[in-house]
Model confidence (mean pLDDT): 83 of 100. Small-subunit ribosomal RNA, 3' major domain from an anaerobic digester metagenome, 472 nucleotides, folded computationally.

Context: one part of a larger RNA
RNA sequence: UGACGGGGGCCCGCACAAGCGGUGGAGCAUGUGGUUUAAUUCGAGGCAACGCGAAGAACCUUACCAGGGAUUGACAUCCUGCGCUAGGCUUGGAGACAGGUUGUUCCUUCGGGACGCAGAGACAGGUGGUGCAUGGUUGUCGUCAGCUCGUGUCGUGAGAUGUUCGGUUAAGUUCGAUAACGAGCGCAACCCUUAUUAUUAGUUGCUAACAUUUAGUUGAGUACUUUAAUAAGACUGCCGGUGAUAAAUCGGAGGAAGGUGGGGAUGACGUCAAAUCAUCAUGCCCCUUAUGUCUAGGGCUACAGGCGUGCUACAAUGGCCAUUACAAUGAGAUGCAAGAUCGCGAGAUGGAGCAAAUCUUUAAAAAUGGUCUAAGUUCGAAUUGGAGUCUGCAAUUCGACUCCAUGAAGUUGGAAUCGCUAGUAAUCCUAAAUCAGAAUGUUAGGGUGAAUACGUUCCCGGGUGUUGUACA
Numbered sequence: 001u002g003a004c005g006g007g008g009g010c011c012c013g014c015a016c017a018a019g020c021g022g023u024g025g026a027g028c029a030u031g032u033g034g035u036u037u038a039a040u041u042c043g044a045g046g047c048a049a050c051g052c053g054a055a056g057a058a059c060c061u062u063a064c065c066a067g068g069g070a071u072u073g074a075c076a077u078c079c080u081g082c083g084c085u086a087g088g089c090u091u092g093g094a095g096a097c098a099g100g101u102u103g104u105u106c107c108u109u110c111g112g113g114a115c116g117c118a119g120a121g122a123c124a125g126g127u128g129g130u131g132c133a134u135g136g137u138u139g140u141c142g143u144c145a146g147c148u149c150g151u152g153u154c155g156u157g158a159g160a161u162g163u164u165c166g167g168u169u170a171a172g173u174u175c176g177a178u179a180a181c182g183a184g185c186g187c188a189a190c191c192c193u194u195a196u197u198a199u200u201a202g203u204u205g206c207u208a209a210c211a212u213u214u215a216g217u218u219g220a221g222u223a224c225u226u227u228a229a230u231a232a233g234a235c236u237g238c239c240g241g242u243g244a245u246a247a248a249u250c251g252g253a254g255g256a257a258g259g260u261g262g263g264g265a266u267g268a269c270g271u272c273a274a275a276u277c278a279u280c281a282u283g284c285c286c287c288u289u290a291u292g293u294c295u296a297g298g299g300c301u302a303c304a305g306g307c308g309u310g311c312u313a314c315a316a317u318g319g320c321c322a323u324u325a326c327a328a329u330g331a332g333a334u335g336c337a338a339g340a341u342c343g344c345g346a347g348a349u350g351g352a353g354c355a356a357a358u359c360u361u362u363a364a365a366a367a368u369g370g371u372c373u374a375a376g377u378u379c380g381a382a383u384u385g386g387a388g389u390c391u392g393c394a395a396u397u398c399g400a401c402u403c404c405a406u407g408a409a410g411u412u413g414g415a416a417u418c419g420c421u422a423g424u425a426a427u428c429c430u431a432a433a434u435c436a437g438a439a440u441g442u443u444a445g446g447g448u449g450a451a452u453a454c455g456u457u458c459c460c461g462g463g464u465g466u467u468g469u470a471c472a
Base pairs, nucleotide, nucleotide: 001472002471003469004468005467007466009464010463011462012461013460015456016455019420020419021418022417023416026312027311028310029309030308031307032306034303035302042053043052064298065297067295068294069293073123077122078121079119080118081117082116083115087102088101089100090099091098092097105114106113107112125287126286128285129284130283134281135280136276137275138274139272141270146185147184148183149182150181151180152161153160154159164177165176166175167174191264192263193262194261196232197231198230199229200228201227202226205222206221207220210219211218235258238252239251240250241249242248314413318372319371320370321369322368323367330361331360332359335354336353340349341348342347379410384405385404386403387402388401389400390399426448427447428446429445430444431443432442
């Protein structure tokens, strides 16, 4: 100087407390340890692995397994020879491949080149090893308020000072004091979005007045809503109290918004030999008729029991039936698909319109009326049988959905444990990426919309001075 302390002081955080809703019990979905297996590919492992890489394993993907093949190779460059194509048809085969037959391309400076076959080797290739050889990227402490430097001063020196102290702040934020004076990386601001207004611009948007219509449908208008560009606006600016005449803080006015307005992007020096050689790149080591490559099939989907994350419930603030409203973000040509017809339905037929503020893509909880009457039920939907729909060469291992029948556990969950402070929790739907098909996951969007916070004694984590130490 650090690190540590079941030392002490100050401060902060959904850390506790005050509340609301969960998990832990049930069924299922999904990930994982284990076990099994020919293989169940690999990685991730307290927080910070476990709906994680994977924004989507039937084939492919695919790296794994047991078979069947070829060996300059599936892919790249160079050399030599021969040239035709590519492809179609056909035989064998699970296919890769092998045989037969047909076929005679494109450019040209006529040398050749593209392309194919054969040959020789240089080489290709490796999702093989090492993340403890590395780059790059990422997680975490933590959006915590810290981490340092120059000159000066002090100390024999390691070092100290500055960065400490008194206030204050979300903040090493800022004011004052001060052997320090300054500066850098962080904080804040600058950026995006949201909340208000104005100007400009009105089509595909909108409709107050006039006319018109089943309908903003059409004239008309560009007021309003809205869209998208530019501005304005918030700065403790104003007033009062407190304070040290400071910084600041408390209250108030005005205001759409008030003290960082809400949200996002943004992550200092460093820590964990943290993660990743399987995104990629790369040193070294290893394989080279195989640890590379092609192929059809299987596996990654197994299942006694364990764990994590979720979904659905156990019901009346509810279930079912009927009627009636109100969004936003997005996406759309190998696409989104309306009206119509058929089907109980999943869907089918057909194809108006739309490269979209024009067309398409159902909001649901809610409201109104009816019914059920406390029950393993008109709750709950697992499981199983049957019949179907769709995608796709293909749905058996192993897809999603529909209908009929079946109707399991479950009556609110032990010890323990998680999230959340406001348009938040809770609850209700919608969209997108991936994608032929395949979400209870993920990422976004809106609808309805609470309760509580006395406070900092305690638990956890962090910051900062101080103290002890046989630790470095």
Rfam family: Bacterial small subunit ribosomal RNA. Rfam links the family to the GO terms ribosome and structural constituent of ribosome.